[in-house]
This record gives sequence, structure tokens and C1' cells, in this order.
RNA sequence: CGGUCAGGUUCGGGAGAAUCCGGGAAAGCGCCACACGCUCACCCCGGUGCCGAAGGAGCAACCGCCCCGGUAAACUCUCAGGCGCAAGGGACCGUUCUUGGCAC
Repeated sequence: CGGUCAGGUUCGGGAGAAUCCGGGAAAGCGCCACACGCUCACCCCGGUGCCGAAGGAGCAACCGCCCCGGUAAACUCUCAGGCGCAAGGGACCGUUCUUGGCAC
């Protein structure tokens, strides 16, 4: 100065799935006012349906000391998380800088 593996980090890209149902609060509208009625994605409670790309869990081939065990995923399951827009999160891809190990 470079290689490889495992982390952290800068910037960019980054999907899917109910504006679901019921009740309540707040707010708004109607009303001279109260009562009452209507609206409501957002807040709270409950329910149903759905998504998978944080995390988590499971399994094949293969391998072993072959009772049994080791071992994958973007596959599967949905515990968790999420489901109008926005925000946030986001595996993964590229990228900036950096930490440690290994080898040369």
C1' cells in the first nucleotide's frame, strides 16, 4: 500500500399488508343556548383480517463421536414488530471513515 473475515459508522436507494368492525374521549358542525343528532385516518379499550425485509424461532442436503448432535437462507412460522398519507423503523445493495482478528 493492498487481501480476507467479523463489527461500528457517513451518505444514498429500499418493499409488503384493513382510511376494517364496535365502543369511548377530545374536536368540529347543526342549534339563541342546553339537550340531542351528525362527522372523525389521528387518542384510548376490545375484536377480526392481513404483511414480513428489525429482532426471534424452525428445517434440507452435508458432516460427525451416528442413541443423538452440528449446520442455511431473502424459505417457513409469525412470538415480537408492522398494516391510509406523512414520520419512524427497515433485511439487503452501493458508498465514507474506522475497530479488531487472520494470512501474505
Molecule: Glycine riboswitch aptamer
Organism: Pseudorhodobacter sp. MZDSW-24AT